[in-house]
RNA sequence: ACUGGGCAGUGCCAGGAUAAACAGGCUUUAGGCGCUGAGCGUUGGCCGCUCUUAACCGGGUGGCCAGGUAGUA
Numbered sequence: 001a002c003u004g005g006g007c008a009g010u011g012c013c014a015g016g017a018u019a020a021a022c023a024g025g026c027u028u029u030a031g032g033c034g035c036u037g038a039g040c041g042u043u044g045g046c047c048g049c050u051c052u053u054a055a056c057c058g059g060g061u062g063g064c065c066a067g068g069u070a071g072u073a
Base pairs, nucleotide, nucleotide: 002015003014004013005012007037008036009035010034011033025072026071027070032040042067043066044065045064046063047062048061049060050059051058
C1' cells in the first nucleotide's frame, strides 16, 4: 500500500492477510476512539401484531416521533 476500530470524509490507533483488539489522552455514559455529516446500533415516548396471564405485569417483533453521552486537557 492494504485491512480493521457500525457508515462517508479526516485524524488517532492496531494488524499483516487476518478482522480482531486489553490499542485509540483521562474521567464519565446504554451511547459504539476524536471531529463534521448522516442516524446503523442504541435510549425514551406512542401505536400495532404475537406469546403468556382470569386480568394487570412481563417476553418477542414491527411502525411512527424525539434524542444523538457528558466533562476536562